Annotation
RNAcentral holds the sequence, with entries from ENA. This is a predicted structure of a 71-nucleotide RNA (transfer RNA) from a Gemmataceae bacterium.

RNA sequence: AGAUCCGUGGUGUAACGGCAACAUGCCCGGCUCCAACCCGGAGGAUCAGGGUUCAAAUCCUUGCGGAUCUG
Numbered sequence: 001a002g003a004u005c006c007g008u009g010g011u012g013u014a015a016c017g018g019c020a021a022c023a024u025g026c027c028c029g030g031c032u033c034c035a036a037c038c039c040g041g042a043g044g045a046u047c048a049g050g051g052u053u054c055a056a057a058u059c060c061u062u063g064c065g066g067a068u069c070u071g
Stems, first nucleotide, its partner, number of pairs: 001070007010024004018054001027041004047063005
C1' cells in the first nucleotide's frame, strides 16, 4: 500500500428493515446471627458523519478503531 471480516450496556453474546433481548457483573431489597448461595427489583448499550426508506443496530457511502491475509 492492497484485500477480507468485525465494531451493540462494565464483560460475553442475540435481534426478518418494525418495542434493542439474554447471561454475567455492579447497585437496592428479601433470606441469614453475619456472609456466601438463593429469591425479587432498579439502572446501564447500537463507533462517528451522510444517504435510501413511512421506519435503519440491520441496506448504501465516507471516516475512525480492531483482527487476519497478501506485498

Annotation: Its mean pLDDT, the model's own confidence on a scale to 100, is 84. Its Rfam family is "tRNA". The family's RNA type in Rfam is transfer RNA.